[in-house]
């Protein structure tokens, strides 16, 4: 000097899907709780997890399209499309220049 990368602290943003079983509640179709299966960092109690403009965390389009699944944002497309949290500090680390000392 940088801020590539990593860690810590502080601040800010974000997400509660789907299937099965049992029990309960309201009324004919739903809702709640507990346990279990699936994907995922996370399917939630949160002092967790992810993301913070160098922004694919997350939201919208979307009750979208294709494939697949018992089922589901499960996978891909859409798509670097539109929006999106006004990052601060400390340390590690990395690079360069100059000077000094020694050989």
């Nucleotide at each position: 000097g940088c801020g590539a990368u990593c860690g810590c602290c502080a601040g800010g943003g974000g997400g509660c899907g789907u299937c099965c079983u049992u029990u309960c509640c309201c009324a004919g179709g739903g809702g709640a709780a507990a346990g279990g299966g699936c994907u995922g960092a996370g399917a939630a109690g949160u002092u967790a997890c992810c993301c913070c403009u160098c922004g694919a965390a997350c939201c919208u389009g979307a009750u979208c399209c294709a494939g697949g699944u018992c089922a589901u944002g499960c996978u891909g497309g859409c798509g670097g499309a539109g929006g999106g949290a006004u990052u601060g500090g400390c340390g590690a680390g990395c690079g360069g220049a100059u000077g000094g000392c020694g050989a």